Predicted 3D model of a 103-nucleotide RNA (SAM riboswitch aptamer (S box leader)) from uncultured Lysinibacillus sp. Its mean pLDDT, the model's own confidence on a scale to 100, is 85.
[in-house]
RNA sequence: UCUUAUCAAGAGAGACGGAGGGAUUGGCCCUAUGAAGUCUCAGCAACCAGCCUAUAGGUAUGGUGCUAACUCCAAUUGGCAAAAUAUUGCCUUGAAGAUGAGA
Numbered sequence: 001u002c003u004u005a006u007c008a009a010g011a012g013a014g015a016c017g018g019a020g021g022g023a024u025u026g027g028c029c030c031u032a033u034g035a036a037g038u039c040u041c042a043g044c045a046a047c048c049a050g051c052c053u054a055u056a057g058g059u060a061u062g063g064u065g066c067u068a069a070c071u072c073c074a075a076u077u078g079g080c081a082a083a084a085u086a087u088u089g090c091c092u093u094g095a096a097g098a099u100g101a102g103a
Stems, first nucleotide, its partner, number of pairs: 001103007012041005020030003024075004042067003047063003050059003071096001078091005
């Protein structure tokens, strides 16, 4: 980089650290009652492998992943509603992104 599946559920404490973080842009949030990051321990889930099983399913041993807010919301297309307009809300679609598996 490409293909494919999933993305409304679930799950945090401590130590170090010391100002940022939530991908991007806009919004809106989180943060000295301590951000990012690193480490330790714990937990969630069940994508891949393993094991049990009957195809369903189960388990949680190994490999990942994850543990503020729906992927925090929107971004493109089409539609509906409210409003005099600006605009707002809802639905739909897909882009981008994240994670797994394969190439």
The RNAcentral record of the sequence draws on MGnify. Its Rfam family is "SAM riboswitch aptamer (S box leader)". Rfam links the family to the GO term regulation of gene expression. The organism belongs to Lysinibacillus, within Bacteria.